[in-house]
Molecule: Bacterial RNase P class A
Organism: Planctomycetales bacterium
RNA sequence: GAAGUGAGUGAGAUGGUCGCUGGUGGCGUUCGCGCCACGAGAGGAAAGUCCGGGCUCCGCGGGACAGAGCGGUCGGUAACGCCGACCAGCCGAGAGGCUAGGGAAAGUGCAACAGAAAGCAAACCGCCUACCGCCGCCGGUUCGCUGGCGGCGCGGUAAGGGUGAAACGGUGCGGUAAGAGCGCACCAGCGGCCGAGGCGACUCGGCCGGCUAGGUAAACCCCGCUCGGAGCAAGGCCAAACAGGAAGCAGCCGGCGCGAGAGCGCCGGCCCGGACGAGUCCGGUCCGGCAUCGACUUCCGGGUAGGCCGCUCGAGGCGUCGAGCAAUCGGCGUCCUAGAUGAAUGACCAUCGCCCACGCCCAGCGUGGGAACAGAACCCGGCUUAAAAGCUCACUUCGAGG
Numbered sequence: 001g002a003a004g005u006g007a008g009u010g011a012g013a014u015g016g017u018c019g020c021u022g023g024u025g026g027c028g029u030u031c032g033c034g035c036c037a038c039g040a041g042a043g044g045a046a047a048g049u050c051c052g053g054g055c056u057c058c059g060c061g062g063g064a065c066a067g068a069g070c071g072g073u074c075g076g077u078a079a080c081g082c083c084g085a086c087c088a089g090c091c092g093a094g095a096g097g098c099u100a101g102g103g104a105a106a107g108u109g110c111a112a113c114a115g116a117a118a119g120c121a122a123a124c125c126g127c128c129u130a131c132c133g134c135c136g137c138c139g140g141u142u143c144g145c146u147g148g149c150g151g152c153g154c155g156g157u158a159a160g161g162g163u164g165a166a167a168c169g170g171u172g173c174g175g176u177a178a179g180a181g182c183g184c185a186c187c188a189g190c191g192g193c194c195g196a197g198g199c200g201a202c203u204c205g206g207c208c209g210g211c212u213a214g215g216u217a218a219a220c221c222c223c224g225c226u227c228g229g230a231g232c233a234a235g236g237c238c239a240a241a242c243a244g245g246a247a248g249c250a251g252c253c254g255g256c257g258c259g260a261g262a263g264c265g266c267c268g269g270c271c272c273g274g275a276c277g278a279g280u281c282c283g284g285u286c287c288g289g290c291a292u293c294g295a296c297u298u299c300c301g302g303g304u305a306g307g308c309c310g311c312u313c314g315a316g317g318c319g320u321c322g323a324g325c326a327a328u329c330g331g332c333g334u335c336c337u338a339g340a341u342g343a344a345u346g347a348c349c350a351u352c353g354c355c356c357a358c359g360c361c362c363a364g365c366g367u368g369g370g371a372a373c374a375g376a377a378c379c380c381g382g383c384u385u386a387a388a389a390g391c392u393c394a395c396u397u398c399g400a401g402g
Stems, first nucleotide, its partner, number of pairs: 001398009012352007020041002023038006043373001047384002050382005055231004067227005072086005087101001088099004102222002107220002109216002124161002126157003132153009169187006188212001190209008235309004244300005251270008271289006316335008354370007
């Protein structure tokens, strides 16, 4: 220098003007709020709402089944399907990456196309003619047959070719008609036993065995472990209007008539309530006055609109020391840092910083342009996804120079 691998960083700063949402203080207030001052006000993912927990309400005798999720080992954690370290397998020349990583020698199922054959065997080309049958040619013959060669059939074979993602261990020697774990040696792999190391997954080594066992479980299934439901629109408090329920309430006297009576009706007076006419007194007019009345008064329960709480101090942030390979944990110090509810967190200007392009008098300056993904809604731990221009560190391989 080139090509890569793995971690990060970056996401503007300060000031001014005008606004927005909470908080604190002061003043004013018609108690609704208004004004002034001070201070605070989005993220690394606030996102997707996928997993786990806190919190809240409801449910809950025990066991089994069903259903869902998870699945190497050890550790971390409040918990997890997350994280760390390690093991195994696969990929890469390497740094390193990926794994839904229990069981396929319990059972069932599945495998496109190609191919003879896809699970327990099978035979397309090829190879073979030892065995059996037939035919031809040549030879022998005691004429019964028999030897050789060739062909066909019946067969044998799984070495070689071919198909496929995958075809029943590999190499060599022996063996055979040709072959084949058919036999043997070595290697790979499987099972059992033993020894060594490791907490463990597992690794290394030795002996024995049968010669070989295909794939697929994010297919059914088997094994082990875990699992009540709903979610801040949880849940709690206060509480208009309308509807509902309960209680309350001023009638009394006289006369006449009807009636057996209880009582009912009419008239008059006093009284009570309401309405109307001018402001009050007073006066007048009209209506009602014992009802299972009422639109009146008081109270009650549930609770709608609406308001308040939940609500932001928490598995919290920062610094430092210690334990640990690490994830993470512990001690000490210090800080308080959004809480809105149709939903605030904004706009503009100036200066500086960052990046890109061009130009120049090139350690710099000037001009022009750019700055992503995105937007809290009860809180927290993760995962996943989205992320501009640029920048940093560690490592790998290759090349060149000293």